[in-house]
RNA sequence: UCGUGCUAAGCGGGGAGCUAGCGGUGCCCUGUACCCGCAAUCCGCUACAGCGGGGCUUAAUUCCACGCUCGAGGCUUCGGUUGGCCGCGCCUGCUAUCCGUUCCGACGUUGAAAGCCGGGUUCCAUGCGGCGGAGCCCUGUGAACCCCGUCAGGUCCGGAAGGAAGCAGCGGUAAGCAGUCCGCUUCGGGUGCCAUGGAGCGGCCUGGCUCGAGCCGGGACGGACCAGUAAGGCGACGAACCGACAGUCGACAGCGUGGUGCACGG
Numbered sequence: 001u002c003g004u005g006c007u008a009a010g011c012g013g014g015g016a017g018c019u020a021g022c023g024g025u026g027c028c029c030u031g032u033a034c035c036c037g038c039a040a041u042c043c044g045c046u047a048c049a050g051c052g053g054g055g056c057u058u059a060a061u062u063c064c065a066c067g068c069u070c071g072a073g074g075c076u077u078c079g080g081u082u083g084g085c086c087g088c089g090c091c092u093g094c095u096a097u098c099c100g101u102u103c104c105g106a107c108g109u110u111g112a113a114a115g116c117c118g119g120g121u122u123c124c125a126u127g128c129g130g131c132g133g134a135g136c137c138c139u140g141u142g143a144a145c146c147c148c149g150u151c152a153g154g155u156c157c158g159g160a161a162g163g164a165a166g167c168a169g170c171g172g173u174a175a176g177c178a179g180u181c182c183g184c185u186u187c188g189g190g191u192g193c194c195a196u197g198g199a200g201c202g203g204c205c206u207g208g209c210u211c212g213a214g215c216c217g218g219g220a221c222g223g224a225c226c227a228g229u230a231a232g233g234c235g236a237c238g239a240a241c242c243g244a245c246a247g248u249c250g251a252c253a254g255c256g257u258g259g260u261g262c263a264c265g266g
Base pairs, nucleotide, nucleotide: 001266002265003264004263005262006261009057010056011055012030013029014028015027020046021045022044023043024042034054035053036052037051038050063259064258065257066256067255068254069253073249074248075247076246077244078243079242080241081240082239084237086235087234088233091232092231093229094228095227097224098223099222100221101220102219103218104217105216107214114210115209116208117207118206119205120204121203122199123198124197125196126195127194128192129191131188132187133186134185135184136183138179139178140177141176147172148171149170150169155164156163157162
């Protein structure tokens, strides 16, 4: 130096997150650089930090170490924009209530508002009446036989006198069916110028007495604040996007220096 055969090594890497820490599965960025099994309510290891099994290349431009350049992408911080969810009624607005001013309309000395006495409307209970339902009573009908009474005919027992069972028919009833005038019991109600007692005393309507000029409704404005409302606003938490300085990690790619086995043979 060449050839052959082995072996170390290599057969992707990085970020966030998770973790005591390391790696993996999963997510993201690069990139194309083996296969199988395990694995996120996790799987396997212990600073030499995946475990188990198999395969390929091979001591070099391809492996290893150090350094430099480039820099995808991620993370931290800050600012802006847009949404989500929750909260604040003692930030504002709005609604409601009360008071005052004003405008319009209706009513008012044939008496406003206010006060006193009373009634109706509302609810509950009891009673009475009425309406409706049901049941009982009443009437009618209603059993070939398996209900009752009477039993023609016929049948049976007896020498006779007399007895016995009993169909049809007739009379009556059970279950059932039908009917409605009255009566009784019971149930029900947006039943009643009904009665008694109680509740309500708020709204509406109404009668009487006192008093003697305003009152009610609607709109606008102003005030009060005790109630409500999350529209504006404010706040907490959380998310997406954009931008910027800085920091940090950093793949791909490129360059430089250095290092690195074993055996046999020519």
Record summary:
The RNA shown here (Bacterial large signal recognition particle RNA) has 266 nucleotides and comes from a Pseudomonadota bacterium. It matches the Rfam family "Bacterial large signal recognition particle RNA". It is annotated as a non-coding RNA gene. NCBI's taxonomy places the organism under Bacteria, Pseudomonadati, Pseudomonadota. The coordinates come from a structure-prediction model, not an experiment, and the mean pLDDT is 78.